[in-house]
Formats: sequence, C1' cells, structure tokens
RNA sequence: CUCUUAUCAAGAAAGGCUGAGGGAAAUGGCCCGUCGAAGCCUUGACAACCUGCUGAUAGCUGCACGGCGUUAUAUGCGUAAUCGCAAUAAAUACCCGCAAAUUGAAAGUAAGGUGCCACGUCCAUCCGUCAAUUGACGGACAGAUAAGUC
Repeated sequence: CUCUUAUCAAGAAAGGCUGAGGGAAAUGGCCCGUCGAAGCCUUGACAACCUGCUGAUAGCUGCACGGCGUUAUAUGCGUAAUCGCAAUAAAUACCCGCAAAUUGAAAGUAAGGUGCCACGUCCAUCCGUCAAUUGACGGACAGAUAAGUC
C1' cells in the first nucleotide's frame, strides 16, 4: 500500500518540554485553544478487537469391540405353556461406553499485542423516505480502529 470482515450516539487525564494552532482531506458551518492548540516525553486511566485462563469430564463427529435394551431362531436346558435362562445371528449411535476423531459456544476473568482518553467519525456535502424549507431518519462514499490478507 491492496483487499475482506467487524465495530464506530458508551467509556476514560494529570504532570513536564514547547509555543499557535487544532477538530483526517476540500468547501460551508459549529466549536476547542495563550485559563496554553498540535507535537514529544512520563505517569495514570478507559475499553475489550486479538491473546491467555475459566467455562470444558461440555458439545460435535465417528465406532456395533463391550454393557443395557430390541428383533429373530428347524439351537440347548428348564417349564403345563406362546414363558424363563442360555447360545447364535441381525439391527440400533436422541441409553451407557469407547475414540490421539475434530473443535472450543454463551458468559466471566486477566490485561500480554494494539487502540483510545472535547464535541456522534463535531455536523453537513451524494442518494432516498417522512414532515415542509428547515429539520428528523435511513443508506452510500470517505475515514478511524482491530483481526486477517496480497
């Protein structure tokens, strides 16, 4: 720098250096600023995108080796018996079990990597809707941040 996805009305500042601008860019507004802007440094906070941990002996997927159950039988034993027990065979994975078979939800927690700490991304601009001349709402574009990616 390109592209993709998510989020963007919440939240959170002190000190030092410095000294005139600043709120991304253009235009127009509206604001902040010598009661000190932007920038740099130090410290502190905020938030929770990534990350770690808990959640998780979960869940998903698979497996018919085993248990329970089911069905069947020119089988065996017992029985008065269509029943019981056993054996054999088959199916069954929304019962148990097994598997190095693959993942890691909601929620919570920590704060390692970032980010951030006036005003909705300060507002409008392009398109649309509604109410009427100026508002409300929605979307697009642009931008910011994060994670990934060329």
This is a predicted structure of a 150-nucleotide RNA (SAM riboswitch aptamer (S box leader)) from Puia sp. The source organism's lineage runs through Bacteria, Chitinophagia, Chitinophagales, Chitinophagaceae and Puia. Rfam family: SAM riboswitch aptamer (S box leader). Gene Ontology term of the family: regulation of gene expression.